[in-house]
Context: one part of a larger RNA
RNA sequence: CAUUAAUGCAUACGGUGGAUGCCUUGGUCGAAAGUACCGACGAAGGACGUAUUAGGCUGCGAUAAGCUUCGGGGAGCUGCCAAAAAGCUUUGAUCCGAAGAUUUCCGAAUAGGGAAACCAAUCCAUUUAUGGAUGUCUUUUACUGAAUUCAUAGGUAAAAGAAGGGUACAGCCCGAACUGAAACAUCUAAGUAAGGCUAGGAAAAGAGAACAAAAGUUAUUCCCCCAGUAGCGGCGAGCGAAAAGGGAAAAGCCUAAACCACAUUCAUGCGCGCAAGCGCACUGAACGUGGUGUUGCAAGGCGGACAAUAUCGAGUAGUAAGGAUAGUAGAAACCGCUGGAAAGCGGUGCCAAAGAAGGUGAUAGCCCUGUAAACGAAAUCCAAGCUACCGUAGUCCGAUCCUUAAGUAACACAGGACACGUGUAAUCCUGUGUGAAUCAAGCGGGACCAUCCGCUAAGGCUAAAUAUACUUUCGGACCGAUAGUGAACUAGUACCGCAAGGGAAAGGUGAAAAGAAGAGCGAAACGCUCAGUGAAAUAGUACCUGAAACCGUAUGUUG
Numbered sequence: 001c002a003u004u005a006a007u008g009c010a011u012a013c014g015g016u017g018g019a020u021g022c023c024u025u026g027g028u029c030g031a032a033a034g035u036a037c038c039g040a041c042g043a044a045g046g047a048c049g050u051a052u053u054a055g056g057c058u059g060c061g062a063u064a065a066g067c068u069u070c071g072g073g074g075a076g077c078u079g080c081c082a083a084a085a086a087g088c089u090u091u092g093a094u095c096c097g098a099a100g101a102u103u104u105c106c107g108a109a110u111a112g113g114g115a116a117a118c119c120a121a122u123c124c125a126u127u128u129a130u131g132g133a134u135g136u137c138u139u140u141u142a143c144u145g146a147a148u149u150c151a152u153a154g155g156u157a158a159a160a161g162a163a164g165g166g167u168a169c170a171g172c173c174c175g176a177a178c179u180g181a182a183a184c185a186u187c188u189a190a191g192u193a194a195g196g197c198u199a200g201g202a203a204a205a206g207a208g209a210a211c212a213a214a215a216g217u218u219a220u221u222c223c224c225c226c227a228g229u230a231g232c233g234g235c236g237a238g239c240g241a242a243a244a245g246g247g248a249a250a251a252g253c254c255u256a257a258a259c260c261a262c263a264u265u266c267a268u269g270c271g272c273g274c275a276a277g278c279g280c281a282c283u284g285a286a287c288g289u290g291g292u293g294u295u296g297c298a299a300g301g302c303g304g305a306c307a308a309u310a311u312c313g314a315g316u317a318g319u320a321a322g323g324a325u326a327g328u329a330g331a332a333a334c335c336g337c338u339g340g341a342a343a344g345c346g347g348u349g350c351c352a353a354a355g356a357a358g359g360u361g362a363u364a365g366c367c368c369u370g371u372a373a374a375c376g377a378a379a380u381c382c383a384a385g386c387u388a389c390c391g392u393a394g395u396c397c398g399a400u401c402c403u404u405a406a407g408u409a410a411c412a413c414a415g416g417a418c419a420c421g422u423g424u425a426a427u428c429c430u431g432u433g434u435g436a437a438u439c440a441a442g443c444g445g446g447a448c449c450a451u452c453c454g455c456u457a458a459g460g461c462u463a464a465a466u467a468u469a470c471u472u473u474c475g476g477a478c479c480g481a482u483a484g485u486g487a488a489c490u491a492g493u494a495c496c497g498c499a500a501g502g503g504a505a506a507g508g509u510g511a512a513a514a515g516a517a518g519a520g521c522g523a524a525a526c527g528c529u530c531a532g533u534g535a536a537a538u539a540g541u542a543c544c545u546g547a548a549a550c551c552g553u554a555u556g557u558u559g
Base pairs, nucleotide, nucleotide: 008557009556010555011554012553013552014551015550021544022508023507026479027478028476029475030474031473032472033471034470035469036468037165038164045106046105047104048061049060050059052084055081056080057079067100068099069098070097071096072095076088077087078086112119113118121134122133123132124131125130126129136162137161138160139159140158141157142156143155144154169200170198171197172196173195180187184234210217211216221248222247223246224245231239232238252461253460254459255405259291260290261289262288264286265285266284267283268281269280270279271278272277296439298404299403300402301401302398303397304396305395306394312391313390315389316388317387318386319385322382323381324380325379327375328374333348334347335346336345337344349366350365351355357369358368359367410434411433412432413431414430415429416428417427420446441456442455443454444453445452495502496501515543518530519529520528521527
């Protein structure tokens, strides 16, 4: 220097890959209404079975994708993946609703045992092949019955009840740490998480020993506000009210005691009897039942006078408007054009108590399902109201004797709860120790005292408004497949772990399977090439769109 190859770059065409766009069967958050426990009549949850069937899901249980009755409904049906075969059905199937029947085995699991879904008894009954009973504890009743006379313990039987489960919501008990304080100890996180007990459809709370402040309110609960205020706080980090005001919902009651009556037991006294014992009582005590009574301007008992069967009820039973659980019926549009397809465009109409929504070969008030307004239940359930029953009563005067919740209140010490960390620390609760008054009384009003004001503790019950879950209906300036539940699909599945436990990935052909007959190549393929379907096959089930990384082929750069 030439040629060739590789690499790079560029263009074109592909492969791979599955981003993006569009979609939604699924989620998520909320609203309204309704419903709210299940279980020895065997639950929840499972195992194993069950179809013409090999598997999974769903349903069901040896009557086994089902049986019966009563309703609805009216032409198709035999659940899904997922066909095929064989059948059913207007003599009304499938399907929907209500009520029943059946309901293997395990499981509280309950005759006994056991390594859950298995082993293997006794007794009774009968239709001889089945059925039933047999666990433990508690309560009640009955029978029986020791040491030990009465009695008691114990034993036996019957009846009733309990047990176990429940995502969330509730009350009570117990109770962390990480964290924050830029370290950390008081403090915070937090009375949270975890654990335990108990109950209900709600729970809890609740009818003033309350708030307030010179004026008044009137149980509790929940919401808004008060207010991030007053306060608390290594006065740090942080924590954080209440009254008043506005709403939701509204509902108030019962005991203990004094007093009265009665029953039982004991004591006392008297009488009878030898005694055991029996009987009696203007006697006393205890306990029980019934009546009375339940409050702060004190009330009640007690004594007296008057009035009354109303009123109210959250009780029981019946009835019942209405409602829930299937459903019925439901107005009104055609033509042309484009196109594979009309709901689009053009034209001319109609309905509307219905122009919510979804579907239909592109965007439909008038095609379908529906929607508005209206109608409907043999059966089961809920139920306003009504009826009956049951329960439910006060007013005045007097007397000044009785009663009004005791190891309580309070105090000391030690703690806890109150927004309040010991602080001036009231109030509430508990442990230990002290320990009242009792109506001429007592408690509170944030140390304490006085005045004033409010209230009556040491017993109890109470619907609604509230919380949560589910069902139905509806919605969202919520998500749209690496999002939204972990789960749009065989998902708490596959898989991992001895176990407690951990825990995925995975959606989209097309309007319709019309899912490619037939032919060629080849040993053969689910491969390739034709043919055929389709609007489209570069829509061929490895299927919508099909980005990038990455890998090729051709051409150029390369005279």